Model confidence (mean pLDDT): 80 of 100. Transfer RNA from an Armatimonadia bacterium, 84 nucleotides, folded computationally. It was read from a public genome assembly. NCBI's taxonomy places the organism under Bacteria, Bacillati, Armatimonadota, Armatimonadia. Rfam family: tRNA. Rfam describes the family as follows. Transfer RNA (tRNA) molecules are approximately 80 nucleotides in length. Its family is annotated with triplet codon-amino acid adaptor activity in the Gene Ontology.
[in-house]
RNA sequence: GGAGGGGUGUCCGAGUGGCUAAUGGAGCUGGGCUGUAAACCCAGUGGGCUUCGCCCUACGGGGGUUCGAAUCCCUCCCCCUCCA
Numbered sequence: 001g002g003a004g005g006g007g008u009g010u011c012c013g014a015g016u017g018g019c020u021a022a023u024g025g026a027g028c029u030g031g032g033c034u035g036u037a038a039a040c041c042c043a044g045u046g047g048g049c050u051u052c053g054c055c056c057u058a059c060g061g062g063g064g065u066u067c068g069a070a071u072c073c074c075u076c077c078c079c080c081u082c083c084a
Stems, first nucleotide, its partner, number of pairs: 001083007010026003018067001027045006046056004060076005
């Protein structure tokens, strides 16, 4: 340089126009169990509030399309695989 794949929450990973604060797992926090710990089980885990709920913000950066974008398009940055 050419071809292809990818970048999502603390981390790994799914999601490919609306039903998603975001499948599932890990970690973390609280609780249960235990003499204690580990393991196991339950709940929580972006922010705010008047907390059965409502509002705001978020998917590498920027821009665009659309009533609506993590998802489609453009551009830039970064990572991986193959070829040269």